[in-house]
RNA sequence: CGCUUAUCCAGAAAGACCGAGGGAAGGGCCCUUUGACGUCUUGGCAACCCGUGAGCCGGGUGCUAACUCCCCCUGAGUCUUUGGACUCGGAUAGAUGAGCA
Numbered sequence: 001c002g003c004u005u006a007u008c009c010a011g012a013a014a015g016a017c018c019g020a021g022g023g024a025a026g027g028g029c030c031c032u033u034u035g036a037c038g039u040c041u042u043g044g045c046a047a048c049c050c051g052u053g054a055g056c057c058g059g060g061u062g063c064u065a066a067c068u069c070c071c072c073c074u075g076a077g078u079c080u081u082u083g084g085a086c087u088c089g090g091a092u093a094g095a096u097g098a099g100c101a
Base pairs, nucleotide, nucleotide: 002100003099004098005097006096007095008094013042014041015040016039017038021031022030023029026071027070028069043064044063045062047061048060049059050058051057068093073090074089075088076087077086078085079084
């Protein structure tokens, strides 16, 4: 990197270092020198797997701004000033786990 499968409106921050970007592309909106992103330490959460003395107890992965931040492509419905708006679903893409090659 590829394939299969499950889940994705819940939950969970402090410190140190660094120093300008980050939230996957585009549009929007937002976070950010009152220090983001990233790395490390300590904590926390509890989604999946393993173990178990059966205590979310131990271990592995993961997560710890905003629903996967929202929209994007599409079906149905409602409204409409005919530009579009809203609601419900699906697809695509993505993230994480487990399994496989």
The prediction has a mean pLDDT of 80. This is a predicted structure of a 101-nucleotide RNA (SAM riboswitch aptamer (S box leader)) from a Cryomorphaceae bacterium. Of the family's consensus pairs, 97% are formed in the model. It matches the Rfam family "SAM riboswitch aptamer (S box leader)". Gene Ontology term of the family: regulation of gene expression. Rfam's curators write: The SAM riboswitch is found upstream of a number of genes which code for proteins involved in methionine or cysteine biosynthesis in Gram-positive bacteria.